[in-house]
RNA sequence: GGCGAACGGGUGGGUAACACGUGAGUAAUCUACCCUCAAAUUCGGGAUAACGUUGCGAAAGCGACGCUAAUACCGGAUGUGGUUUUAUGUGCGAAGGCGGAUAAAACUAAAGUUGGCCAAUAGGAAUAAGCUAAUGUUUGAGGAUGAGCUCGCGUACCAUUAGUUAGUUGGCAGGGUAAAAGCCUACCAAGACAGCGAUGGUUAGCUGGUCUGAGAGGAUGAUCAGCCACACUGGAACUGAUACACGGUCCAGACUCCUACGGGAGGCAGCAGUGAGGAAUUUUGCGCAAUGGGGGAAACCCUGACGCAGCAACGCCGCGUGAGUGAAGAAGGCCUUCGGGUUGUAAAGCUCUGUUAAGAGGGAAGAAAGUAUUGUGCAUAAAUAGUGCAUGGUAUUGACGGUACCUUUAGAGGAAGCAUCGGCUAACUCCGUGCCAGCAGCCGCGGUAAUACGGAGGAUGCGAGCGUUACUCGGAAUCACUGGGCGUAAAGGGCGCGUAGGCGGCUAUGUAAGUCGAUUGUGAAAGCCCAUAGCUUAACUAUGGAAGUGCAGUCGAAACUAUGUAGCUUGAGUAUAGGAGAGGAAAGCGGAAUUCCUGGUGUAGAGGUGAAAUUCGUAGAUAUCAGGAGGAACACCGGUGGCGAAGGCGGCUUUCUGGACUAAUACUGACGCUGAGGCGCGAAGGUGUGGGUAGCAAACAGGAUUAGAUACCCUGGUAGUCCACACAGUAAACGGUGAAUACUAGGUGUAGCGGGGAUUAGCCUGCUGUGCCGGAGCAAACGCAAUAAGUAUUCCGCCUGGGAAGUACGGCCGCAAGGCUAAAACUCAAAGGAAUUGACGGGGGCCCGCACAAGCGGUGGAGCAUGUGUGUUUAAUUCGACAGCGCGAAGAACCUUACCUGGGCUUGACAUCUUAGGAACCUACUUGAAAGAGUGGGGUGCCUUCGGGAGCCUAAAGACAGGUGCUGCAUGGCUGUCGUCAGCUCGUGUCGUGAGAUGUUGGGUUAAGUCCCGCAACGAGCGCAACCCUUAUCUUUAGUUGCCAACAGUAAGAUGGGAACUCUAGAGAUACUGCCUGGGUUAACUAGGAGGAAGGUGGGGAUGACGUCAAGUCCUCAUGGCCCUUACGCUCAGGGCUACACACGUGCUACAACGGUCUGUACAAAGGGUUGCAAAUCCGAGAGGAAGAGCUAAUCCCAAAAAACAGAUCUAAGUUCGGAUUGGAGUCUGCAACUCGACUUCAUGAAGCUGGAAUCGCUUGUAAUCGUAGAUCAGCAUGCUACGGUGAAUACGUUCCCGGGCCUUGUACACACCGCCCGUCACACCAUGAGAGUUGGUUAUACCAGAAGAAAUUGAGCUAACCUAACAAGGAAGCAGGUUUCUAAGGUAUGGUCGAUGAUUGGCGUGAAGUCGUAACAAGGU
Repeated sequence: GGCGAACGGGUGGGUAACACGUGAGUAAUCUACCCUCAAAUUCGGGAUAACGUUGCGAAAGCGACGCUAAUACCGGAUGUGGUUUUAUGUGCGAAGGCGGAUAAAACUAAAGUUGGCCAAUAGGAAUAAGCUAAUGUUUGAGGAUGAGCUCGCGUACCAUUAGUUAGUUGGCAGGGUAAAAGCCUACCAAGACAGCGAUGGUUAGCUGGUCUGAGAGGAUGAUCAGCCACACUGGAACUGAUACACGGUCCAGACUCCUACGGGAGGCAGCAGUGAGGAAUUUUGCGCAAUGGGGGAAACCCUGACGCAGCAACGCCGCGUGAGUGAAGAAGGCCUUCGGGUUGUAAAGCUCUGUUAAGAGGGAAGAAAGUAUUGUGCAUAAAUAGUGCAUGGUAUUGACGGUACCUUUAGAGGAAGCAUCGGCUAACUCCGUGCCAGCAGCCGCGGUAAUACGGAGGAUGCGAGCGUUACUCGGAAUCACUGGGCGUAAAGGGCGCGUAGGCGGCUAUGUAAGUCGAUUGUGAAAGCCCAUAGCUUAACUAUGGAAGUGCAGUCGAAACUAUGUAGCUUGAGUAUAGGAGAGGAAAGCGGAAUUCCUGGUGUAGAGGUGAAAUUCGUAGAUAUCAGGAGGAACACCGGUGGCGAAGGCGGCUUUCUGGACUAAUACUGACGCUGAGGCGCGAAGGUGUGGGUAGCAAACAGGAUUAGAUACCCUGGUAGUCCACACAGUAAACGGUGAAUACUAGGUGUAGCGGGGAUUAGCCUGCUGUGCCGGAGCAAACGCAAUAAGUAUUCCGCCUGGGAAGUACGGCCGCAAGGCUAAAACUCAAAGGAAUUGACGGGGGCCCGCACAAGCGGUGGAGCAUGUGUGUUUAAUUCGACAGCGCGAAGAACCUUACCUGGGCUUGACAUCUUAGGAACCUACUUGAAAGAGUGGGGUGCCUUCGGGAGCCUAAAGACAGGUGCUGCAUGGCUGUCGUCAGCUCGUGUCGUGAGAUGUUGGGUUAAGUCCCGCAACGAGCGCAACCCUUAUCUUUAGUUGCCAACAGUAAGAUGGGAACUCUAGAGAUACUGCCUGGGUUAACUAGGAGGAAGGUGGGGAUGACGUCAAGUCCUCAUGGCCCUUACGCUCAGGGCUACACACGUGCUACAACGGUCUGUACAAAGGGUUGCAAAUCCGAGAGGAAGAGCUAAUCCCAAAAAACAGAUCUAAGUUCGGAUUGGAGUCUGCAACUCGACUUCAUGAAGCUGGAAUCGCUUGUAAUCGUAGAUCAGCAUGCUACGGUGAAUACGUUCCCGGGCCUUGUACACACCGCCCGUCACACCAUGAGAGUUGGUUAUACCAGAAGAAAUUGAGCUAACCUAACAAGGAAGCAGGUUUCUAAGGUAUGGUCGAUGAUUGGCGUGAAGUCGUAACAAGGU
């Protein structure tokens, strides 16, 4: 000096755009290196780096002087050509225009180097000129490659972004570029874009592809490939073929570093690597051997492209961790019903194999080209030089790497985990824990028996992986093109007119945009798919094919759509004639009623309510008569009748006016349908201005009601309601059903106008409206059904879980009130529809019950008894039950007894087993409160196969006993309650998608789901009834202990006798609506009657359906689990359950004359009795005692029944009522009556004179009243359970209270009304709106400022090449510098927009147990 460095490599910040994709265009362009063709490669000149000397600087670096070369630079020549201009003429193209040809003029190039050769010139030769070859250079033409520019189409979200734009849109001229162009400048015009989404904002690199999906789609854009953009941030140009340039330059900014403080340097989004951030992402490796790139003639050099290796189970693929045999089903583990099961052929054992890992040995392919050398052939050339090309030989090159692979040695040896096991979802038990710890994808597990937590055993799934987390698609037809909806679930605009748009009747004909067919180009490669091939296989890779549904071109078809033309009449409209109508607007008129005013009559109230009061009225109301005023509304007619688009419209008349309908003809000729925006109309209430105001009536006042009552009710009463004008623009504006057109069984009303029947008569029929019923069809069901919610088409509106919310912010409208448009954070797992079964209702209907009513007697007041509660006390006052409370308890002085205090026992008071001993057993004494402890005496049994055995006692050890300890919410059994109410169910069938229904409902009837009739039901079961017991009547059998009519006989059925009667107790009979009359459906049945002892279930009892209440009971019993085990077990003594204040329940006795007291005289039933009942007799005043006949009971005893009846007395009183309480004396039972028994007797003689509110029982042998017996029991009853005596009143009836049954209705309830549920307030927390403001990002506009650079201009300073001149100088051409324009950062000011933050403030949401009320769900109590 040339070429390269614009390739390759990285990243995705920016970009919503011709950036990308796809297809076109460039007649508007360029293209170094490469290829082909044509031509050329000539003559000169002046410098400069390196280098040398030297200066400045810390450095980076910068200068001064001197020398030299070129393919560096400059000038001239030539001009095949090229460019420009002019002229002539020509070809092509649809066209703007493009390409040749001829002539003339002007302008316009270059560079050499290397190898070889002397035939021709010079020369002796070499060699030079020259020739030749290669390469380079120059001019041009073409190609290839690459690029620029333009256009059609496609390419995210937001309309709470609707208007944007001044170089903006176009033109003329000029400039500029390789090139069209407002690309730039001046002038002219006022355009351009936009609802088919401009502008703005947010987000984003695009594509081939990738993931998913049946597909259509949806999501995505790592690796690989194409394009774009970027290189610290912003701006700019230079060089160059190409850059406005990742490892270039300049400037500004931020940051880092160096510095001598003067000044300098830098850009990993290259490969490694570091820091930071983060849940998280590798080695500062080897090599250019291969592939590729740059330079070079080449050798070769460069290449963190690339090839390899390293790290990471990050992914895909392949392989291994062994195979066979092996039952004593080993041991161990776990479970167990204790039998066993399971782990499990699993292991061990025996027999084998040899992948992988380890050792030893061998050992590739990837290498061919190039180069060097040596042959051969061809070309070039004069040539056997040289050079090029083709083809052979030889030599040379491997990072990976001694790697892949092969052989061999030994050896089952070194190599299995992770998750899950409640359902979804494959896989189950034990232990621990006890709403704790914890789990959880959804539903949901966990509060003492957890397959759900933790562990274990086992099982299941996958496997060098497994599980979790995050994200995408799918399922999701859950944004629905394929492929959804809008009556009630979310969803039809309040209604019309109408613009754009979408869609559109019949016929003929043309065109060919859509459409259809064929074909051409393209749709890169890779990928997907198919086939084949290469690594041992696969993953992976290679080759070929197919596909790429797209875009563009060409040729064709003409049915349909579109479009042009010409027609048609059925859609639509116009004309004519009619009748109907609360259609609209305006003006006028009318009567009834309310109120007020005036006058008359008239007198004390009126009014109002559930009841009252406020209010009006003696100043004359209300009532009544007459007259007047004023406003509003129009009774009857009046009708699921009419009209209107909807809202809506109602006295009568007139004027103006809109629409629909019917009939018949004529005309126009698709003029139509729908309708985003837009415009108009639009109830009530509301607003403004001005009127009007009788009645009504928000607000307000007063009176009531009420716990309160800012309500419901009452008395008043202002806006308003009315009119005119203007606004507002919403309603459950609803048929909860958009408009239009066509089609699809019927029946029956009604309004308007017609036709037929002769005009008439019962009628038949058309169109238009308006109702009901109903079929197909539709629908989740309810239901709709020619007026569709059916079948179809067109267009519009709207929906996408509930709440937050129709709210906030923003915008538009409005005078305001407010309207329209319209979110999110956060929160929940639902919200909702229709229907079903229940339950409930201050819903309805029917029916029943001592439910009410009618009656009788009580309770509640007194005293006492007894039980309970609350509280207290106590060492303890044991426990349970509250559908409890004279209950468990049919009987607490000890015992009972469970509680307390104290004394004792520990294999135990009781059971079984083992061992040893002893008969068992009886009895005395000591000690002690007793239990117990100790000592002594008597006694040697029964069976036997002679081994022993049975029972009992003692001792020892351990298994175990024991527990009235807990859990009735782990249970069985038993019981209560609804309720002795009439119900509760099933099979089959039928109906319904289903839950379910039907049956069982309906009409009658009954005590009854009792029976009859009807019926898509037919049958059946548990309940009802009956069967059972007892009682009432009779018959028969049997007559003792019972009975006695006739006979004898007695004090006496005592005795003989009798078998009739009573009675007893066995067997039977009887009653069934069987008979009659009436009613009823000829039924069921019902009312009355006869007969009968009894009559309609004769009376009473036993008997309790399916179920409900986690009802009661672990303290009857049984039982799971837990707990205690020298005690929570066992035993003994004493105490307590009996305390003492209040309250409640159940009873007894009374308050007196229907009575008390005394005397006398009658009449039962049913029971009990030998550890017993006990007579006679005697004693006592009595309780009782003594004594003991009889009785194991129809024999004897308890045992006297009492009310009643007769007589006497009391005489209205706290008494001769009443008997509590207290004192004394006794009796009985019992080891024992102190705490704590019953009874007797004497004395005492309380409260109480019929009971408030309230409440209970009872309907006939019942209530009431009177006594008797029994169980328990040593003793103790006013309680309980039985028994008989006397013996009533009342029931019209079902309105009401309570409970129940059936049907029906509503429901937001289903834990079922003791349900559900709303709002304020208070507290905590979360997110969010407003907010004086504060602060940051971004953006716009105006102005200031202006670096570097470019362009223009200037250039008095400076200048080698060329010209004149050759001395100097001048010219030409330039340079520095200056100025101007543009312009980045920066600054000032004013806006927009998006965040953060902010005292305070607004509502929202969420939160086991807060406050106040009770708004909604039933007629929810208005």

This is a predicted structure of a 1422-nucleotide RNA (small-subunit ribosomal RNA) from a metagenome. The prediction has a mean pLDDT of 84. The RNAcentral record of the sequence draws on SILVA. Its Rfam family is "Bacterial small subunit ribosomal RNA".